Predicted 3D model of a 537-nucleotide part of an RNA (small-subunit ribosomal RNA, 5' domain) from a metagenome. Model confidence (mean pLDDT): 82 of 100.
Context: one part of a larger RNA
RNA sequence: GGACGAACGCUGGCGGCGUGCCUAAUACAUGCAAGUAGAACGCUGAAGAGAGGAGCUUGCUCUUCUUGGAUGAGUUGCGAACGGGUGAGUAACGCGUAGGUAACCUGCCUUGUAGCGGGGGAUAACUAUUGGAAACGAUAGCUAAUACCGCAUAACAAUGGAUGACACAUGUCAUUUAUUUGAAAGGGGCAAUUGCUCCACUACGAGAUGGACCUGCGUUGUAUUAGCUAGUAGGUGAGGUAACGGCUCACCUAGGCGACGAUCAGUAGCCGGUCUGAGAGGAUGAACGGCCACAUUGGAACUGAGACACGGUCCAGACUCCUACGGGAGGCAGCAGUGGGGAAUCUUCCGCAAUGGGCGCAAGCCUGACGGAGCAACGCCGCGUGGGUGAAGAAGGGUUUCGACUCGUAAAGCUCUGUUGUCGGGGACGAACGUGGAGACGGCGAAUAGCCGUUUCCAAUGACGGUACCUGACGAGGAAGCCACGGCUAACUACGUGCCAGCAGCCGCGGUAAUACGUAGGUGGCGAGCGUUGUCC
Numbered sequence: 001g002g003a004c005g006a007a008c009g010c011u012g013g014c015g016g017c018g019u020g021c022c023u024a025a026u027a028c029a030u031g032c033a034a035g036u037a038g039a040a041c042g043c044u045g046a047a048g049a050g051a052g053g054a055g056c057u058u059g060c061u062c063u064u065c066u067u068g069g070a071u072g073a074g075u076u077g078c079g080a081a082c083g084g085g086u087g088a089g090u091a092a093c094g095c096g097u098a099g100g101u102a103a104c105c106u107g108c109c110u111u112g113u114a115g116c117g118g119g120g121g122a123u124a125a126c127u128a129u130u131g132g133a134a135a136c137g138a139u140a141g142c143u144a145a146u147a148c149c150g151c152a153u154a155a156c157a158a159u160g161g162a163u164g165a166c167a168c169a170u171g172u173c174a175u176u177u178a179u180u181u182g183a184a185a186g187g188g189g190c191a192a193u194u195g196c197u198c199c200a201c202u203a204c205g206a207g208a209u210g211g212a213c214c215u216g217c218g219u220u221g222u223a224u225u226a227g228c229u230a231g232u233a234g235g236u237g238a239g240g241u242a243a244c245g246g247c248u249c250a251c252c253u254a255g256g257c258g259a260c261g262a263u264c265a266g267u268a269g270c271c272g273g274u275c276u277g278a279g280a281g282g283a284u285g286a287a288c289g290g291c292c293a294c295a296u297u298g299g300a301a302c303u304g305a306g307a308c309a310c311g312g313u314c315c316a317g318a319c320u321c322c323u324a325c326g327g328g329a330g331g332c333a334g335c336a337g338u339g340g341g342g343a344a345u346c347u348u349c350c351g352c353a354a355u356g357g358g359c360g361c362a363a364g365c366c367u368g369a370c371g372g373a374g375c376a377a378c379g380c381c382g383c384g385u386g387g388g389u390g391a392a393g394a395a396g397g398g399u400u401u402c403g404a405c406u407c408g409u410a411a412a413g414c415u416c417u418g419u420u421g422u423c424g425g426g427g428a429c430g431a432a433c434g435u436g437g438a439g440a441c442g443g444c445g446a447a448u449a450g451c452c453g454u455u456u457c458c459a460a461u462g463a464c465g466g467u468a469c470c471u472g473a474c475g476a477g478g479a480a481g482c483c484a485c486g487g488c489u490a491a492c493u494a495c496g497u498g499c500c501a502g503c504a505g506c507c508g509c510g511g512u513a514a515u516a517c518g519u520a521g522g523u524g525g526c527g528a529g530c531g532u533u534g535u536c537c
Stems, first nucleotide, its partner, number of pairs: 001537004006533005013383006019376002021341001026339003030336003035078003040075002043072001048067009085294003094219008104211002109207007117151001119149002126141006157180010186199005220266001227257003232254008269291004273284004296317005319330004347373001349372003355369001356367004386416004396407004420478001421474006430464001435459010481526005486507003492521005502509002
């Protein structure tokens, strides 16, 4: 000199864009953060509409039937493994980089081939009885499905054998043979007599995406840590896994690592990057992006394409809460917010309008992701606090050798402008997908139904926000401070004090003329900031 997720002191007008618990991975009140599908299913059936009847107040009430489907819980499917947070742990194939898998998996998506036949038994909801303070159950009975279970069909799939080709050792591909194995006959629309279409479903192949595993190299400091290791190192066989493998087990061998630093203990998430530096390098890993790990502490599996699962389950521990003392409930390192810790870090805000995600044919619903607003000079950038003229060099302050000098064109005065400000008027881009309406063309089709695709026009849809922006009026009106002035280092005098009070980054100032302390005037520097402290280069 530069930099900062900064803090402190004094001061403080505005805007844009960013950033904002670095400490206690401490404890959490309250609200919200993951649902959705009625075009899978059975119940429940509100409002409304139509028809009939009764009462009378003659247009109201009650009631029956038909229709209608709101709502509620349940079964079922998909999602909940994404998105969001944090950095405790981890010195490791965790990360980075370069490769490998002839040792692997992959829901939804795209594409291709072939199918979607015929049956069965339950169960929740519900009803009845009943236990419990509650959480939550128990028994009996009824019922549906795209829930569940057999059967048929079938090989290009799986396993075993044979032949051939190829390769990188285990092998891969092609042909053939034996055995084994699947489905939802579902739902919507339209036709009408078994048809079309859309969404689903099953098996297999390919792709895409996402993941898993293995390997070379790199990745902090310490020897005041020198020896470490029994599933340890390897083999055979078996089990297990999506898959290789001591991953696990039985047996056998006695190995394996280490001064090229093993092992123990310390510290630490890694990277793209960021800061600094001419560079080499050094330091760092906030925000944004990629990967990893974790979710009160420890352990475990279940479901599933995917978890050993933040807002799932079970067990154990600590803590908090409820209790009828028998027993139960909870997990903010999601968004806000509270206590505590600390030098220190924000609103219990608005909206799904946009982007993205989940579900759904769709309309749509959900979304503290996200888009925005609020607070904070915390940072960067921009703008303003006025411009011109104005010597009687006013008053006043300061100094004085008492002559004057200086603040100083500075002020006042005159004149101008209107950035900004205040008030008024107008007023956005972000919105086009999709949807609805009206057409045109094409495809499937028996069809002028229906469905699908392309295209034209119109309509509705904005949290921010009456914001940005534009415009009219008013009016210099509302907007400057901080630090320094002995040398380094730009900038000096007066008074007070008298080794006192104090200053200080270093040298050093202060003991009666202090340019070094305190105050004033002046001057210098920077400026909505300025100085100090801390850390890095």